Predicted 3D model of a 103-nucleotide RNA (Glycine riboswitch aptamer) from uncultured Caldimonas sp. Its mean pLDDT, the model's own confidence on a scale to 100, is 81. It matches the Rfam family "Glycine riboswitch aptamer". Its family is annotated with glycine biosynthetic process in the Gene Ontology. The sequence is in RNAcentral, with records from MGnify.
[in-house]
RNA sequence: CUCACUGGAGAGAGACCUGUCUGGAGCAGGUCCACCGAAGGGGCAAGCCGCCUGGCACCGAAACGGCGCCACGGCCAAUCUCUCAGGUAAAGCGGACAGCGAG
Numbered sequence: 001c002u003c004a005c006u007g008g009a010g011a012g013a014g015a016c017c018u019g020u021c022u023g024g025a026g027c028a029g030g031u032c033c034a035c036c037g038a039a040g041g042g043g044c045a046a047g048c049c050g051c052c053u054g055g056c057a058c059c060g061a062a063a064c065g066g067c068g069c070c071a072c073g074g075c076c077a078a079u080c081u082c083u084c085a086g087g088u089a090a091a092g093c094g095g096a097c098a099g100c101g102a103g
Stems, first nucleotide, its partner, number of pairs: 001103003005099003012033001014032007034088003040084001041082003047075004053071004058066002
């Protein structure tokens, strides 16, 4: 890392319209508002790197030499954060992560 098994949270059974239907429920699509974070995705720390990035100071005869501080740039984690995506009755699906087994 992969496969199998097991466990696995959160949040409106939201409103309106259309289709399906005798009608309703359910389902699908669209619009609007309210929410969730644990598929995925984005962002950030310490730290490291850069002086053929800049400034100041020091060492050195000098060097595209060394070195300290500040600035700037790059790399950079999460269960943090954003809420793009996804999701918000039960069931089902999905599900970070964990356990056990195997490759």